Small-subunit ribosomal RNA, 5' domain from an uncultured bacterium, 506 nucleotides, folded computationally. The full RNA is in RNAcentral, with records from ENA, Greengenes and SILVA. The coordinates come from a structure-prediction model, not an experiment, and the mean pLDDT is 86.
[in-house]
Context: one part of a larger RNA
């Protein structure tokens, strides 16, 4: 002395920019946080056009076609695996850093070459019947499609036999024989354009190995039977004891195996001259985690926060027969704590899903509310004013001190009110922030100072009271009748919309 995701006490004008459950990974009312696509389909429901047909003298109705538009439960396609959130566990190839896959994936998206022919059979939905309090279900009949299934034909794709090249090897490159595998439409008058199959290659994201590297303990010393290696299988996108049989009996260990505590890890960040040494908040990037265990499905991509089963615990609804829920998404509540905000506005940016698009959805985001919680800036006036006014406070009772400080006198107008005008952010349109920022003019010194110290360390001294009492207090130590150490005061230092304590690091 520097810092802080601070609290505590005592004060508190204003602005900008950040930040705000460090604790119970407790428990959670409400309300949002992921949907979209009618131009993939069948249906339906409103509306308007045009149109036949019945009934009426008309108004009008009633039924049918056909055509457009909005609209939609359902089937179908992407999305829902990102994007937010927490840090529980995890001493591990989690993470960092550096390589490796000749053992590997990869929707959408870039590029290339090629196709897109021809049946087929059904399931929601609807009809209709039946169970149940409800969640929902179960017959039975119809029906579409970019749903689903065979046929046909297909190359660099696979799978096999069979060469050449390359190499220490071969699962690598390249020939030839045979054997297998596709598809979908849509919208427009049309061009055409969006799809859609195959197949190489890119780009992006991922998997898996390895090598080094960072905690505490030896009052943990021996651990280990899928263990440690091999053959041949499973398995997977893919090497592997990952899994199974079958066979050796290994394999790690004081350069600390096992075991026990402790922690998410890193770019950063404090701090420090550095070497270090503490730390991992908020913002990057990675891992884990989703009420507590487990488990697969579906997909490109998950063992999947706001999917599904199955256990469990808790809550709730029930006609007791069964059900339904999961904020560690935004806000908000209760609890726990010294201690942490509003159930807020809009998609106007940016960004992301879906859409041909015209929208449509996004508590990501973009703003706005609290909260001196930090950082930075402002003000709270300024110049002039002496018989040194009063008051206060000391006194040796002369006087000193507060002190140019007030007052008065001229002066300005940041802030503040009140009035007008008014954005950039958006290249044409579109603005939630917002009549904000900013500009004009007006009005009046007005609307604005505390804390904290004063025995030495340490910058600042005197009176009262108290009387080893009350009571200070970092350490030394103060106080037991003239206390610069208590308490009140005038005074002085110091800092200042803060200041002081307390806690934690260096």
């Nucleotide at each position: 002395g520097a810092a802080c995701g601070a609290a505590c006490g005592c004060u508190g004008g204003c602005g900008g920019c950040g930040u705000g459950c460090u604790u119970a990974a407790c428990a959670c009312a409400u309300g949002c946080a992921a949907g979209u696509c009618g131009a993939a389909c069948g249906g339906u429901g409103c509306u308007c056009a045009u149109u036949g047909g019945g009934g009426g003298u008309a108004a009008c109705u009633c039924u049918g076609g056909u055509g457009a538009g909005c609209g939609u439960a359902g089937u179908g396609g992407c999305g829902c695996a990102c994007g937010g959130g927490u840090g529980a566990g995890u001493a591990a190839c989690a993470c960092g850093u550096g390589g490796g896959c000749a053992a590997c994936c990869u929707g959408c998206c870039c590029c290339u070459g090629g196709g897109u022919g021809g049946g087929g059979g059904a399931c929601a939905a609807c009809a209709u019947c039946g169970g149940g309090a409800a969640a929902c279900c179960g017959g039975u009949g119809c029906u579409a499609a970019u749903a689903c299934c065979g046929c046909a034909u297909a190359c660099a794709c696979c799978c096999u036999c069979u060469g050449a090249u390359u190499g220490g090897a071969a699962u690598a490159u390249u020939g030839g024989g045979g054997g297998g595998g596709a598809a979908a439409g849509u919208a427009g008058c049309g061009a055409u354009a969006c799809g859609c199959c195959c197949u190489g290659g890119g780009a992006u994201g991922g998997g898996c190995c390895c090598g080094c590297g960072g905690c505490c303990u030896a009052u943990c010393a021996g651990g280990u039977a899928g263990u440690u290696g091999g053959c041949g299988g499973g398995g997977u996108a893919a090497a592997g004891g990952c899994c199974c049989a079958c066979c050796a009996a290994g394999c790690c260990g004081a350069a600390g195996a096992c075991g026990g505590g402790u922690a998410g890890c890193c770019g950063g960040u404090c701090u420090g001259a550095g070497a270090g040494g503490a730390u991992g908040a908020a913002c990057g990037g990675c891992c884990a985690c989703a009420c507590u265990g487990g488990a697969a499905c579906u997909g490109a991509g998950a063992c999947a926060c706001g999917g599904u089963c199955c256990a469990g615990a808790c809550u709730c609804c029930u006609a007791c027969g069964g059900g339904a829920g999961g904020c560690a998404g935004c806000a908000g509540u209760g609890g726990g704590g010294a201690a942490u905000u509003u159930u807020g506005c809009g998609c106007a940016a940016u960004g992301g899903g879906g859409g041909a698009a015209a929208c449509c959805c996004u508590g990501a985001c973009g703003c706005a509310g609290c909260g001196a919680c930090g950082c930075c800036g402002c003000g709270u006036g300024g110049a002039g004013g002496a018989u040194g006014a009063a008051g206060g406070c000391c006194u040796u009772c002369g006087g000193g001190u507060u002190g140019u400080a007030a007052a008065c006198u001229c002066c300005u107008u940041u802030u503040g009110c009140c009035u007008g005008g008014g954005a950039c952010a958006a290249u044409g349109a579109u603005g939630a922030u917002g009549g904000u920022a900013c500009c004009u003019g007006g009005c009046g010194a007005a609307u604005a100072a505390g804390c904290c110290a004063c025995g030495g360390c340490u910058a600042a001294c005197u009176c009262u009271g108290u009387g080893c009492c009350a009571g200070c207090a970092g350490c030394c130590g103060c106080g037991g009748u003239a206390a610069g150490a208590c308490a009140g005061a005038g005074g002085u230092g110091g800092c200042a919309a803060g200041c002081g304590u307390u806690g934690u690091u260096c």